[in-house]
A computed fold for a 261-nucleotide part of an RNA from a marine eukaryotic metagenome, annotated as large-subunit ribosomal RNA, domain VI.
Context: one part of a larger RNA
RNA sequence: CGUUGCAAACUUGAGAGGAGUCAACUUUAGUACGAGAGGAUUAGGUUGGACUGACCCCUGGUGAUCCUGUUGCGCCGCUAGGUGCAUCGCAGGGUAGCUACGUCGGGCAGGGAUAACAGCUGAAAGCAUCUAAGCAGGAAGCCCCCCUCGAGAUCAGGUUUGCUAGUCUUGUACGAGAGACCCCAGGGAGACUACCUGGUUGAUAGGCCGCAGGUGUAAGGACUGAGAAGUCUUCAGCUGAGCGGUACUAACGGUCGAAGG
Numbered sequence: 001c002g003u004u005g006c007a008a009a010c011u012u013g014a015g016a017g018g019a020g021u022c023a024a025c026u027u028u029a030g031u032a033c034g035a036g037a038g039g040a041u042u043a044g045g046u047u048g049g050a051c052u053g054a055c056c057c058c059u060g061g062u063g064a065u066c067c068u069g070u071u072g073c074g075c076c077g078c079u080a081g082g083u084g085c086a087u088c089g090c091a092g093g094g095u096a097g098c099u100a101c102g103u104c105g106g107g108c109a110g111g112g113a114u115a116a117c118a119g120c121u122g123a124a125a126g127c128a129u130c131u132a133a134g135c136a137g138g139a140a141g142c143c144c145c146c147c148u149c150g151a152g153a154u155c156a157g158g159u160u161u162g163c164u165a166g167u168c169u170u171g172u173a174c175g176a177g178a179g180a181c182c183c184c185a186g187g188g189a190g191a192c193u194a195c196c197u198g199g200u201u202g203a204u205a206g207g208c209c210g211c212a213g214g215u216g217u218a219a220g221g222a223c224u225g226a227g228a229a230g231u232c233u234u235c236a237g238c239u240g241a242g243c244g245g246u247a248c249u250a251a252c253g254g255u256c257g258a259a260g261g
Stems, first nucleotide, its partner, number of pairs: 001152001005163007015149004021049007033038001051106005059100004066093005071086006110144003117137001119135002166174002168171001179256004183199005204250003207246005213239003220233005
């Protein structure tokens, strides 16, 4: 821009893509078959491999924004307590998120038309013949069924709902207006864009408060000990992303928008 007023939702499905797998064990059955050795077709059940989708409850990994221990040197005048540098100095743990080595799921079943093939009835051709008329079977293959996209499918589809108040100097003027956008606060969304939530009639982010989770018992003081240290105060102190609450801070400010049928 189009889809023939402008919008917001929900859809139909032309068409396109994906998936489609393999094996072992077991029952049938040590049966059929076979002198024996050996050893099924078929039908049913179970499990696994690889592949694939989703997720983070569990088990692990990571987690240079969390906690702790500790070495050397420097600095805060010194002690104490901190802080800087040394691969994050080294080391022990670890929330959220992201993940596999983790967890859950998938291939099934069914329908239709067929291939080779095997049939029924049956003439041409008094017989015979699956075929000429007719009928019914038959594959991991084909079309559906399952999953994803999908009306620019220009044959541009369908349904539902909302809206096009008015005014006068009648001008395609002013104004109203469903809805939308810019902008802003952000995100389990994301390269950008897009998507989603919110914008004071507000919990969108930050802060604060509480909780969870992590680390592991802070500083200061008291007591004990010759001291290194230990005990009590103290399951303390500190704490990123998690959960909830609370307007304290920041969501300011603008624009577009329909046949006036």
Its Rfam family is "Bacterial large subunit ribosomal RNA".